[in-house]
């Protein structure tokens, strides 16, 4: 110095000014009542605080909430090296296997194929308790004949050729008509016993066994865990019931109607089925036993209106900062902080310096090609100028996570490669 | 906001591990007709929404994305 590899963190900054939300105090006005005050509501003043690392996608997995407290068996879905870690988990971590990479280091839906079923298209002779098309060999017919040579038949042969993603180890020797773990050796795999190592996947070693056994489980399936179901539009108040609607009773009016009740019902109508203990329906995702709940009706299906107000709602597995234990994920301990709650939905616009990037001009090089040369290109650099842009996207019940999006930057660790001491 | 469906030729929709990926209408060319229409013959037209992976092979099996589409509130 050049190429790379990983971790961690920023994502514009000050100033001015004009607004916008929520709270809180302060001060005017109107309401209301249990009226020396308190309470709600509007307007104004002032103050605090006011989007992320991903607020996104809604993939997981909790907390909260409500159902009729969710038992058994079948069926369904998920997960899947090991050992921590967590509230939980398909997240993390560290290790351990496989694979890539000189290498830092990265990548793995990484249980089982000896429970058993499917399936391996084409090509190929042969695709799963293999198989003779070409070759090689014996044996015997035929023709030509020269011992050889073509041809047919019957065996044997997986050592050579071809095909295919895959062809039932590998080299070498012995063997044998040819040939084959048919035997040896050495070597790769797999099973069985032992022995060490590690909490454990697993590692390393020795002995035996000729044992050579495709592939596919993101295909059915087996093994082990794990799952109860809806989701802040959850649910809860305003309901000792309003708006309205119907009904009966009374006066009015010939009449359509009106008007009234300490009066009853419903709680938006309307149409169809079904039921109350011999029970509709539903809890229970689909079913089968069991329990439960169940008429203050259920259930379907057409049309109507409203688009309300509190609460849940935001202080939590919460953030910085020392320390401790642990390789580390995290965990304990102490001592500080309080950082958004809108509801058509606030966070924003101008203007000033600055600050990064991209462009043009200008200028500057001890650097590369061209070219005799003036110079042209390119690289590169300016604490010159001008101009322009400022990533991805935006909280909605809250957290942990995976996944994707992202100009441009800074900072640490760590490889490898040339050169110098 | 929270839940669910669904992408294949212009359009509508088959195909659920082994194709050159089909089928109607649409659109183009012929052929019949004096013309049109209806029939009838012909070609053509897709990266099966992108994108990694499993698998020997993927429209199909799985994740990730991206783009559409529907439900769900209340009768105070």
């Nucleotide at each position: 110095c050049g190429a790379g590899u990983c971790g961690a963190c920023c994502g514009g900054g000050c100033g001015g000014u004009c607004g916008c939300g929520u709270c809180a105090c302060g001060u005017a006005g109107c309401c209301g009542c249990c009226u020396c005050g308190c309470g709600g509501u509007u307007g104004c003043g002032c103050g605090c605080c006011g989007a992320g690392g991903a607020a996104c996608g809604u993939c997981c997995g909790g907390a909260c909430u409500c159902c009729a407290c969710a038992g058994g068996g079948c069926a369904g879905g998920g997960c899947g090296g090991u050992u921590g870690c967590u509230a939980a988990c398909g997240g993390c971590a560290a290790c351990c296997c496989g694979g890539g990479g000189u290498g830092a280091c990265c990548c793995g839906c990484g249980g089982g194929a000896c429970c058993g079923u499917g399936c391996c298209a084409c090509a190929g002779a042969a695709a799963a308790c293999a198989g003779a098309c070409c070759g090689c060999c014996g044996g015997u017919g035929c023709g030509c004949u020269g011992c050889g040579c073509g041809u047919g038949c019957c065996g044997g042969u997986a050592a050579g050729g071809g095909u295919g993603a895959a062809a039932c180890g590998g080299u070498g020797g012995g063997g044998u008509a040819a040939g084959a773990g048919c035997c040896c050796a050495c070597c790769a795999g797999c099973g069985c016993u032992c022995c060490g190592g590690g909490u454990g996947a697993c590692c390393g070693g020795a002995g035996c066994g000729g044992c050579u056994c495709g592939g596919u489980a993101a295909a059915c399936c087996c093994c082990g865990c794990c799952c109860g179901g809806a989701g802040c539009a959850a649910g809860g108040c305003c309901a000792a019931g309003a708006a309205g609607g119907g009904c009966c009773c009374g006066c009015c009016g010939u009449g359509a109607g009106g008007c009234g009740g300490u009066g009853c019902c419903c709680g938006c109508g309307c149409a169809g089925g079904c039921g109350u203990u011999c029970g509709a329906g539903g809890g229970u995702g689909g079913c089968c036993c069991g329990c439960c709940c169940g008429a203050u009706g259920c259930c379907u299906g057409c049309g109507g209106g409203u688009a309300g107000g509190c609460c849940g709602c935001u202080g939590g597995a919460g953030c910085c900062u020392g320390c401790c234990g642990g390789c580390a994920a995290c965990g304990g301990c102490a001592g500080g902080c309080c950082g958004a709650g809108a509801u058509g939905g606030a966070u924003g616009g101008c203007c000033g310096c600055c600050g990064a990037c991209c462009g043009g001009c200008g200028c500057c090089u001890a650097c590369g090609g061209c070219g005799a040369g003036a110079g042209c290109c390119g690289a590169g650099g300016c604490g010159g100028u001008c101009g322009g842009u400022c990533a991805c996207a935006g909280a909605a019940u809250c957290c942990g996570g995976c996944g994707u999006a992202c100009a441009g930057g800074u900072c640490g660790a760590c490889u490898c490669g040339u050169c110098c001491g | 906001g929270c839940g669910c469906u669904c992408g294949u030729a212009g359009c509508u929709c088959a195909g659920u591990g082994g194709a050159u990926a089909g089928a109607g209408c649409a659109g183009g060319g012929g052929a019949c007709u004096u013309c049109u229409a209806a029939u009838c013959c012909c070609a053509a037209g897709g990266c099966c929404g992108c994108a990694g992976g499993u698998u020997c092979g993927a429209a199909u099996c799985c994740u990730g994305c991206c783009g559409a589409g529907c439900g769900c509130a209340c009768c105070a």